[in-house]
RNA sequence: CGGGGCAUGGCGCAGCUUGGUAGCGUACACCCUUGGGGUGGGUGGGGUCGCCAGUUCAAAUCUGGUUGCCCCGA
Numbered sequence: 001c002g003g004g005g006c007a008u009g010g011c012g013c014a015g016c017u018u019g020g021u022a023g024c025g026u027a028c029a030c031c032c033u034u035g036g037g038g039u040g041g042g043u044g045g046g047g048u049c050g051c052c053a054g055u056u057c058a059a060a061u062c063u064g065g066u067u068g069c070c071c072c073g074a
Base pairs, nucleotide, nucleotide: 001073002072003071004070005069006068007067010026011025012024013023020057028044029043030042031041032040050066051065052064053063054062
């Protein structure tokens, strides 16, 4: 320098192909269960999807650029 992959609640991931209110597990808070704790069950808060633009009525999703990490090639 060229090519590819990944980036989404605190953490680990799905959703992208086929655009239509952002989900799961875990963690956290509260409640139930217990004599108390643990386990189990329920409820709730928390993310404008790495960043900047474009297309569209509508973008995590499509397009362009860009940052970080990883891999391959030179």
Source information
The prediction has a mean pLDDT of 84. This is a predicted structure of a 74-nucleotide RNA (transfer RNA) from a Deferribacteraceae bacterium. Lineage of the source: Bacteria > Pseudomonadati > Deferribacterota > Deferribacterales > Deferribacteraceae. It matches the Rfam family "tRNA". Rfam's curators write: Transfer RNA (tRNA) molecules are approximately 80 nucleotides in length.